[in-house]
């Protein structure tokens, strides 16, 4: 140096002929149940903004850019990280 693979909520991990992003798990916070707790069971969980509380509105698939009506998903380039080749 040259090839491949990968990177997504606080963790793990789906989601692909391009068409709701974030299923399910686990952790967490509230509840119910319990003398009290586990353990089971509802219910909630990205950000930032709005709002009394909702409701609402904007960004969010390492990073930056294109193509696109629309991009985790296709094209560059570039950062980690694995694995193969010299």
């Nucleotide at each position: 140096g040259c090839c491949a693979g990968a990177a997504u909520g606080g963790c793990g991990g789906a989601a692909u002929u391009g068409g709701c992003a974030g299923a399910c798990g686990c952790a967490c916070a509230g509840g119910a149940c319990u003398c009290a707790a586990a353990a089971u069971c509802c219910u909630g969980c990205g950000a930032g903004g709005g709002u009394a509380a909702u409701a609402c509105c904007u960004c969010g698939u390492g990073a930056g850019a294109g193509u696109u009506c629309g991009a985790c998903c296709c094209u560059c380039u570039c950062u980690u990280c694995u694995g193969g080749c010299a």
Transfer RNA from a Patescibacteria group bacterium, 86 nucleotides, folded computationally. Its Rfam family is "tRNA". Rfam links the family to the GO term triplet codon-amino acid adaptor activity.